[in-house]
RNAcentral holds the sequence, with entries from ENA.
Bacterial RNase P class A from a Synergistaceae bacterium, 350 nucleotides, folded computationally.
RNA sequence: CGAGCGGCUCCGGUAACCGCUGCGGCGCCGGCGAGUCCGGCGGCCGGAGAGGAAAGUCCGGGCUCCACAGGGCAGGAUGCCGGGUAACGCCCGGUCGGCGCAAGCCGAAGGAAAGCGCCACAGAAAACAGACGGCCUUCCGAAAGGGAGGCAACGGUGAAAAGGCAGGGUAAGAGCCUACCGGAUACGGUGUAAACCGUAUGCCUGGCAAGCCCCAUCCGGAGCAAGACCGAAUAGAAGGGGAAGAAGCGGCCCGCUGACCCUUGGGUCGGUCGCAGGAGGAACGCCGCGAGGCGUUUCCCAGAUAAAUGGUUACCCACGACAGAACCCGGCUUACGAGCCGCUCGCCUG
Numbered sequence: 001c002g003a004g005c006g007g008c009u010c011c012g013g014u015a016a017c018c019g020c021u022g023c024g025g026c027g028c029c030g031g032c033g034a035g036u037c038c039g040g041c042g043g044c045c046g047g048a049g050a051g052g053a054a055a056g057u058c059c060g061g062g063c064u065c066c067a068c069a070g071g072g073c074a075g076g077a078u079g080c081c082g083g084g085u086a087a088c089g090c091c092c093g094g095u096c097g098g099c100g101c102a103a104g105c106c107g108a109a110g111g112a113a114a115g116c117g118c119c120a121c122a123g124a125a126a127a128c129a130g131a132c133g134g135c136c137u138u139c140c141g142a143a144a145g146g147g148a149g150g151c152a153a154c155g156g157u158g159a160a161a162a163g164g165c166a167g168g169g170u171a172a173g174a175g176c177c178u179a180c181c182g183g184a185u186a187c188g189g190u191g192u193a194a195a196c197c198g199u200a201u202g203c204c205u206g207g208c209a210a211g212c213c214c215c216a217u218c219c220g221g222a223g224c225a226a227g228a229c230c231g232a233a234u235a236g237a238a239g240g241g242g243a244a245g246a247a248g249c250g251g252c253c254c255g256c257u258g259a260c261c262c263u264u265g266g267g268u269c270g271g272u273c274g275c276a277g278g279a280g281g282a283a284c285g286c287c288g289c290g291a292g293g294c295g296u297u298u299c300c301c302a303g304a305u306a307a308a309u310g311g312u313u314a315c316c317c318a319c320g321a322c323a324g325a326a327c328c329c330g331g332c333u334u335a336c337g338a339g340c341c342g343c344u345c346g347c348c349u350g
Base pairs, nucleotide, nucleotide: 001346002345003344004343005342006341007340008339009338010337012316013315014314015313016312017311018310020049021048023046024045025044026043027041028040029039030038031037032035051322055333056332058331059330060329061328062327063223064222065221066220070254071253072252073251075219076218077217078216079215080094081093082092083091084090095109096107097106098105099104110214111213115212116211117208118207119206132155133154134151135150136149137148138147139146140145163181164180166178167177168176182204183203184201185200186199187198188197189196190195227273228272229271230270237264238263239262240261241260247257248256249255280299281298282297283296284295285294286293287292317320
């Protein structure tokens, strides 16, 4: 210098003025039950005001309401091992497999000896193996060839052909025998475990579970338009079903309870809380390889509801990507600009 891998940080800056939305203080106004009260202010001052993804709404949890005597069936999710966590399908550490020269990256990674199913095309045969060419023995024949039997090494087909490969052996062959490699099983060792290492036994009948299924673990539903309160409005009616069982026990059945239910049309739709102190941030110490945990100190850091976070001017630069909170939090995924650090490989130079 080039190519690549991993991680971290930031999200134009400064100043002035004018706005917008909360909060705190002061002031003013109104109310009554007269208070450290409640409500309001287009009064003043102070301070704060989007993100790493606020996004997709894909997982997990908090919170809220509804449901929940019990039993059975069904359904969904996850899936190597250990750990972290409120929890997870997330994260960390490891194992195995795959990719890469490497730094590193990726993996729906349980079970095919419970059962069912499937394996296109090609091929003789695709799973109770099989025999097209071929090889060997034998019989017939002058020969070409044909009949009977043996074989599965070689060729051919295929994504895949019943372990691979070499030697021995044999009529030709074959784990038939032997060495090496792969697998299975048993035993021993290491490890918490996944797994790895070693020895023995010729024990060696494919793949797909991302087809059904089996096993293990977990799972009630709906969501802040949850839900609570205040105020306003209001009505009642019509049609249909119902003890020959409404409706409920949010999938079904048993079972239990036992009189209401559905639809149409009409009215209202304003405010307060939920709602910003939280699995919260930062620093330090200790424990842990790490994810993370514990302790101390310190900080308060958006809260709207048609929805604020903006505008103008000046100066500077690298001239600003993706993008805007709506109950909250932990993740994942997707979009995207800039900078820094560490590492790998190659080339050149000293």
The gene name in the source record is rnpB.
Rfam family: Bacterial RNase P class A. By type it is a ribozyme. About the family: Ribonuclease P (RNase P) is a ubiquitous endoribonuclease, found in archaea, bacteria and eukarya as well as chloroplasts and mitochondria.
The organism belongs to Synergistaceae, within Bacteria.